[in-house]
RNA sequence: GAUAGAGGCGCGGUGUACAUGAGUAUCGUCUGCGAGGGGCCGUUACCCCGCCGACCACACGAAAAAGGGUUCACCGCCGAAGGUCGGCUCGCGUUACGGCGCAGCAGUCCUGGACGGCUCGGACAAUAUCCCGUCGUCUGUCACUGCCAUAGCAAUAUAAUUCUGCUGUGCCGGUGGAGUGCUAUU
Numbered sequence: 001g002a003u004a005g006a007g008g009c010g011c012g013g014u015g016u017a018c019a020u021g022a023g024u025a026u027c028g029u030c031u032g033c034g035a036g037g038g039g040c041c042g043u044u045a046c047c048c049c050g051c052c053g054a055c056c057a058c059a060c061g062a063a064a065a066a067g068g069g070u071u072c073a074c075c076g077c078c079g080a081a082g083g084u085c086g087g088c089u090c091g092c093g094u095u096a097c098g099g100c101g102c103a104g105c106a107g108u109c110c111u112g113g114a115c116g117g118c119u120c121g122g123a124c125a126a127u128a129u130c131c132c133g134u135c136g137u138c139u140g141u142c143a144c145u146g147c148c149a150u151a152g153c154a155a156u157a158u159a160a161u162u163c164u165g166c167u168g169u170g171c172c173g174g175u176g177g178a179g180u181g182c183u184a185u186u
Stems, first nucleotide, its partner, number of pairs: 001186005008078001010077006017070002026062004031057002036049004040099004045094001081111003085107001087105003091102003112139007121131003141177006148170007
């Protein structure tokens, strides 16, 4: 270098069901008000609704979905994958530019894996959940090391055991490392 493989509440994807979203958006009706309102934010242009009463507010009636979560099943896997940073896109949110969010692409750097606590920040409808940060716990693996057990060898001595040193293996601990790792074969 190649091939195969192992960590475990392991990783990702797709679908199912459920709750949340939400009695919300939206639509309809009534009443009030009376001139502006909407298309993510700013500028701009354009479009749409509006004195035939919009927007807004109250009441009544009808009434979602997506993203995010959990469950189960299946599929692909073990840098699995996730994230930071900036870049790119005749990409999506009406046009142009800028911003913001989302999606995708390649790069960069960080993280062995999981779980829990905490505070701030970000995503979000959200106190759920996820991400960044930090603290702790558990766990796989390797190196070094300690104790004990065990096997072999050596030395001394012997009737023999014990004792001493070295090496290997196993159990239990300690310290440290990082996936550019670890195990096996070649």
Lysine riboswitch aptamer from uncultured Butyricicoccus sp., 186 nucleotides, folded computationally. The coordinates come from a structure-prediction model, not an experiment, and the mean pLDDT is 78. The RNAcentral record of the sequence draws on MGnify. Rfam family: Lysine riboswitch aptamer. Its family is annotated with lysine biosynthetic process in the Gene Ontology.